This record gives sequence, structure tokens and C1' cells, in this order.
RNA sequence: GCCGGGUUAGCUCAAGGGGAGAGCUGCCGUCUCGUAAACGGCAGACGCAGGUUCGACUCCUGCACUCGGCU
Repeated sequence: GCCGGGUUAGCUCAAGGGGAGAGCUGCCGUCUCGUAAACGGCAGACGCAGGUUCGACUCCUGCACUCGGCU
């Protein structure tokens, strides 16, 4: 330098154009003599910038970071 994969919540991952979700963690509550467990609830995220579209996490382009391959 070229090619390809990935980037979503504190962590691990879904969602493949029209409600951003799950598990764990955290906080609050119920329960308990107390703790844990269990149960209920709350908070928390689409890497950045453009483009296409009535509408973009999703499609396209560029950039950044990361992983792998080729030279």
C1' cells in the first nucleotide's frame, strides 16, 4: 500500500428500512431477625461526518479505531 471482518448499555451479544432489545452488572423496593437467593421496578447505548429515502443502527461514500490476510 491492497483486501476482508468488526464498532449498539459498565460487560457479552441481538435487532438487516418504520417500536433500540436480552442476559449479567448497578440502583430502588417486596420478602427475611439479618444476609444471600427469588420476585417487581428504575437507569443506562446505535464510532464520526456526509449521501440516498417519506423514514436509516440497518443501504451507499469517506474517515477513525480494532482484528485478520496479501505484498
Molecule: transfer RNA
Organism: soil metagenome